Description: Small-subunit ribosomal RNA from a wastewater metagenome, 1495 nucleotides, folded computationally. The prediction has a mean pLDDT of 84.
RNA sequence: AGAGUUUGAUCCUGGCUCAGGAUGAACGCUAGCGGCAGGCUUAAUACAUGCAAGUCAAGGGGAUCAGCGAUGGUCACCGGCGGACGGGUGAGUAACGCGUACACAACGUGCCUUUAACUGAGGGAUAGCAUUGGGAAACUGGUGGUAAUACCGCAUGUGGUUGAAAUGAGGCAUCUCAUAUUAACUAAAGAGAGAUUGGUUAGAGAUCGGUGUGCGUCUGAUUAGGUAGUUGGUAGGGUAAUGGCCUACCAAGCCGACGAUCAGUAGGGGGCGUGAGAGCGUGGACCCCCACACGGGUACUGAGACACGGACCCGACUCCUACGGGAGGCAGCAGUAAGGAAUAUUGGACAAUGGAGGGAACUCUGAUCCAGCCAUGCCGCGUGAAGGAUGAAAGCGCUACGCGUUGUAAACUUCUUUUGAAUGGGAAGAAAACAUUGGAUGAGUCUGAUGCUGACGGUACCAUUAGAAUAAGCACCGGCUAACUCCGUGCCAGCAGCCGCGGUAAUACGGAGGGUGCGAGCGUUAUCCGGAAUCACUGGGUUUAAAGGGUGCGUAGGCGGCUUAAUAAGUCAGCCGUGAAAUGUCUGGGCUUAACCGAGGCAUUGCGGAUGAUACUGUUGAGCUUGAAUCGAGAUGAGGUAGCCAGAAUGUGGCAUGUAGCGGUGAAAUGCUUAGAUAUGCCAUAGAAUACCGAUUGCGAAGGCAGGUUACUGGACUUGAAUUGACGCUGAGGCACGAAAGCGUGGGGAUCAAACAGGAUUAGAUACCCUGGUAGUCCACGCCCUAAACGAUGCUUACUAGUUGUUUGGAUGAGAAUCUGAGUGACCAAGCGAAAGCGAUAAGUAAGCCACCUGGGGAGUACGCCGGCAACGGUGAAACUCAAAGGAAUUGACGGGGGUCCGCACAAGCGGUGGAGCAUGUGGUUUAAUUCGAUGAUACGCGAGGAACCUUACCUAGGCUAGAAUGUUAGAUGAGUAAUGAUGAAAGUUAUUAGUCCUUCGGGACAUUUAACAAGGUGCUGCAUGGUUGUCGUCAGCUCGUGCCGUGAGGUGUUGGGUUAAGUCCCGCAACGAGCGCAACCCUUAUUGCCAGUUGCCAGCGAGUAAAGUCGGGGACUCUGGUGAGACUGCCGGCGUAAGCUGAGAGGAAGGUGGGGAUGACGUCAAAUCAUCAUGGCCUUUAUGCUUAGGGCUACACACGUGCUACAAUGGUCGGUACAGAGGGCAGCGAUAGAGUGAUCUGGAGCAAAUCCCUUAAAGCCGAUCCCAGUUCGGAUUGGAGUCUGCAACCCGACUCUAUGAAGGUGGAAUCGCUAGUAAUCGCGCAUCAGCCAUGGCGCGGUGAAUACGUUCCCGGACCUUGUACACACCGCCCGUCAAACCAUGGGAGUCGGGGGAACCUAAAGACAGUAGCCUAAAAGAGGAGCUGUUUAAGGUAAAAUUGAUGACUGGGGUUAAGUCGUAACAAGGUAGCCGUACCGGAAGGUGCGGCUGG
Repeated sequence: AGAGUUUGAUCCUGGCUCAGGAUGAACGCUAGCGGCAGGCUUAAUACAUGCAAGUCAAGGGGAUCAGCGAUGGUCACCGGCGGACGGGUGAGUAACGCGUACACAACGUGCCUUUAACUGAGGGAUAGCAUUGGGAAACUGGUGGUAAUACCGCAUGUGGUUGAAAUGAGGCAUCUCAUAUUAACUAAAGAGAGAUUGGUUAGAGAUCGGUGUGCGUCUGAUUAGGUAGUUGGUAGGGUAAUGGCCUACCAAGCCGACGAUCAGUAGGGGGCGUGAGAGCGUGGACCCCCACACGGGUACUGAGACACGGACCCGACUCCUACGGGAGGCAGCAGUAAGGAAUAUUGGACAAUGGAGGGAACUCUGAUCCAGCCAUGCCGCGUGAAGGAUGAAAGCGCUACGCGUUGUAAACUUCUUUUGAAUGGGAAGAAAACAUUGGAUGAGUCUGAUGCUGACGGUACCAUUAGAAUAAGCACCGGCUAACUCCGUGCCAGCAGCCGCGGUAAUACGGAGGGUGCGAGCGUUAUCCGGAAUCACUGGGUUUAAAGGGUGCGUAGGCGGCUUAAUAAGUCAGCCGUGAAAUGUCUGGGCUUAACCGAGGCAUUGCGGAUGAUACUGUUGAGCUUGAAUCGAGAUGAGGUAGCCAGAAUGUGGCAUGUAGCGGUGAAAUGCUUAGAUAUGCCAUAGAAUACCGAUUGCGAAGGCAGGUUACUGGACUUGAAUUGACGCUGAGGCACGAAAGCGUGGGGAUCAAACAGGAUUAGAUACCCUGGUAGUCCACGCCCUAAACGAUGCUUACUAGUUGUUUGGAUGAGAAUCUGAGUGACCAAGCGAAAGCGAUAAGUAAGCCACCUGGGGAGUACGCCGGCAACGGUGAAACUCAAAGGAAUUGACGGGGGUCCGCACAAGCGGUGGAGCAUGUGGUUUAAUUCGAUGAUACGCGAGGAACCUUACCUAGGCUAGAAUGUUAGAUGAGUAAUGAUGAAAGUUAUUAGUCCUUCGGGACAUUUAACAAGGUGCUGCAUGGUUGUCGUCAGCUCGUGCCGUGAGGUGUUGGGUUAAGUCCCGCAACGAGCGCAACCCUUAUUGCCAGUUGCCAGCGAGUAAAGUCGGGGACUCUGGUGAGACUGCCGGCGUAAGCUGAGAGGAAGGUGGGGAUGACGUCAAAUCAUCAUGGCCUUUAUGCUUAGGGCUACACACGUGCUACAAUGGUCGGUACAGAGGGCAGCGAUAGAGUGAUCUGGAGCAAAUCCCUUAAAGCCGAUCCCAGUUCGGAUUGGAGUCUGCAACCCGACUCUAUGAAGGUGGAAUCGCUAGUAAUCGCGCAUCAGCCAUGGCGCGGUGAAUACGUUCCCGGACCUUGUACACACCGCCCGUCAAACCAUGGGAGUCGGGGGAACCUAAAGACAGUAGCCUAAAAGAGGAGCUGUUUAAGGUAAAAUUGAUGACUGGGGUUAAGUCGUAACAAGGUAGCCGUACCGGAAGGUGCGGCUGG
């Protein structure tokens, strides 16, 4: 100090989450020791038992015991002091309770210190005791007698109090103090032999309290008004003391937006945790203060209490009881129960410190000091150290001969002994008091010596002995975040703090090996701070991310121009007081160290006081004119209100002309019209709105404002510088205005038009379109108060480069124009901004004031309150839920967006498919099996270039198991082989016979067999893969380096202007270059030169035949096949800067890439293929392998694709006749001859091929015939007879002959191919192959067209641009109702509680007042019971408010892989969307009116 998470990627906004620290903690696993600290956070719930406050015999009289006695001990009572301290708890309390600083001229103070004075003389009682009663007990009554330092008078009065008047001094307003005088009232206690100690009065001090005040001290305004003793005064009472503290009377105040009152929550502080700090959170231990003591009330005593271990009363609860009555209060220390996730011993001691009493000894002390339990925390120590490599074994992993890792780790050798064990020694804390005994001194007192005292504890600590001996776990290992592999599992089981893992190769689940972190602990959970600048004082924002109020006026408040004087409140400075201690921090110190402890310093940022300073702010006074306003003059505009007037248009009515339609739409229909519409002309009438001017214009605070004119009226502006003299800015509340829609009352009603009706459209159409049409739209008055009320940009002021329009003033000028104001636009510098953008009209730089924001949803909803006639408006949450929601920009993709361009894409043509029959493939169905794969384009005559067996993978049945095949090694045997049997469907099983290679004799070749090693699998996964292939697409694209631009993703280049078939080329340009593609290079074809001349050719010469290059010969030609040439927009004209285009141009065989082929960029489709092959993993091994026979892949209601043949006369049939190219051939092609109607057969020349054969090409041409018909078309189907191949044609071959002669008469919607030697048409060949289901595929040649105006439209593609809520990318995204499940929540007849206040009734104890015939001893007096009154806790009654739980039913909301209905939004989202409002509709939504651009 940051990190993860929104996106395909980016920047920003913004939330969520993590890493750190902490705790009075708890839980899980684990656990050796010690020191120091801490330990009911919950039920202020209830408590058994013990202990926690007594002491004094030197105040008093007694009782009792010991003693002969002196005397001593013990005990209850009276009396004194102390039980107001110490200890506990945090319920209450939002308060002068606490903190801090002051004040008391309004106060008290036992014990202690000090000062002054005094302590005289009396009196009557009462406990104990004795006696006698009551009662279960607690307890209590009567009688008798008795003491005091108990109680009561009297005296004295230093003094005190009160009253009176006087002087002086002081202060702080009331006043205070001092001095002297006077009147009245007012004290005491003794004990002791004594020293002495006590008592009384008064003053002072100290200490501790009481009271008052300033400032500070939580949340809620969905709590806005509260208050009657209330606020003040006078008088009195009361108190230690002030005071409405209380009472009477008088006045009507007092508090509150600077938050009263009410509600909720809470003890406060020093401090503690965290943080850089400011802060935020917290108040456990320790210290200070407060409050409380079962709940509530009350007083008594006392110096002090309204009293934790006192009293009285009421209440709840518990206990005892003889039922009549009594007793009690652990929030003291232990302990128990309960609650809870959770918190300890019914311990020891007064040795120390402290407290109470006492003269003292001493007693008491659960305060305290110690011990016990608990890893609860902090700190320290240990579980060994050194050496030790064949890097042992085992484990785990791998590329597995072997290597790596665990790992110097172990074993082994040497060493040490903390801790633990055993044995022995052994503290400090203790010095006093006291006793004995000295000294000094002022008898107090001080100071020595000796003796006595330790709970902890035989503890800490020390020494000796043996021995590595007694001692390691927990969490994690996908990223954040240090640490990786194997196995198992297979969206299961599970994990998870966030993002997210898991659907067969999981570093994320579980286990293991290994590793990482911390370590007697480690993790988890909870809570707090931090990170979070994510409430921002330090230190944030508001155009579009959340956020500027719809606009103005203005109150409080905040802020405020220049000069000067005074003051010193703010401000600043040093000083003084205070800021308790502890804590913090620094220094040095004590426990072996540390934690811990003690000492000193600093800090304690605060508050108060006094002194000083006076720039700034404030206050007061005096002035100024520049801010602001007033005044004179001028000019300006759809500014406002009211009245009057005008024309055009529209509707309606009347009359007229006129006739069949009008109207409306994409097309129609509803509607109007022969009762005369529409149209046209004239007249009349009604209401509403104001064309042109008109604009990017003007005015207004905003909403808004538009014909003309009149009246009234507001404003800004310019100019003059006459007047005032800071009069200013902003503005919470408040007031006013505020489009449209809507509401009320009354008018008005032409147009338009929610609702509604009808017609269309549609799957539907509650819409879009059409015809009608009511509220409304208009006016007056009154409400409503909201809009995308927008510049999504609050108001004011100042400052900060320019350029260019425009409106309206002023100055100068003849004008052009220049200068100067106020507005209103555009483009830009700097700057700002996440960017888009803003940019003197700021979103720049500053100042002042106001408003508003703090993740998305829930929700602008609920409840409450305010406003409204209502509709509704304003204010405005929570539970719950998600990890995002969002802004700007980028690259793509997409659009029923745009532009440019291309393609047999359309169009123009030609021929098909879709209808028929058949062939073939597929789906489906069937089946024992109908093997498998391919499935939009890019599957379907596809893998298959050839399923009768084989193939074959499928089915049925039989058989084999190191296996059907191949290789290597070793051994054995033998040739190999051939023949014959048995059985069987065959495979196989089994039997017999014949026969024996080469040799250098070592052996070798070959075969069989045995053993070992590698088996085998067309089983699964093409979504684990390689390779191959399809498609976009032979489309023109796809990228890189460097530079530049941008925060960045990215852009530029590659866009632009032209051009091209082309990212082809040219020009321009922050780009310059380059690569893969394009083109070219390659093959073929078209022309030709040269070379060559057999098997090809034959012009000339010769020979020869019926004829024939048949022969001699020839190379001329054709041809063959080598090598060259040729074409490059090279030339010319036109156009153009160029590239290039154009021309029936020239030339040329060929002309603008001449035709065709091969060639397929980056990539897309998890495209296809594990069944061509290869291959990871998984599965299988007497089977999913191998083999044999038979069957199946050929099934058949049906559907689709691709083809063939046709439907005929441009034809069929018959006869004659002509012309190819390219291929193939020895298990072959097969001439010729013969046989057969024919398929074919017999025989077999020639040919491994320019030689021989397949090989007659067909359409064509010449002739004949048929005559429009289911035919002399068509050939399916079927019968019969054959041929060929082949072990074998039944399932299931082809062909031939003969007979049969089906559908079909040109094919619906729809759809396919083709732009020239192409389509169409005609035949020929080849591969595979024994044969063939080939009509398929691949090639070859013959004949040989038509059409293209053109790019609007369909499809596909390219580039540029635009919008986007898409990025799995439109087969996208996404909205609402309904149905289902779950969750929280609002309303709700009510029901059940809680807290608080007020009223009324009753009223205990107590207090106060009155009275008192009764009681009481001390003369009188005084006191008291009782009675009465006032007040009051509690109780009761009744109503209201408030708050919580619950409630049939009900409302919406949220969440939930695959439900229903639609398609609203995102693209022009297919009707642009959205805002407000009104109406309507299953639902999204639709429509009207006005507004916005975020079209």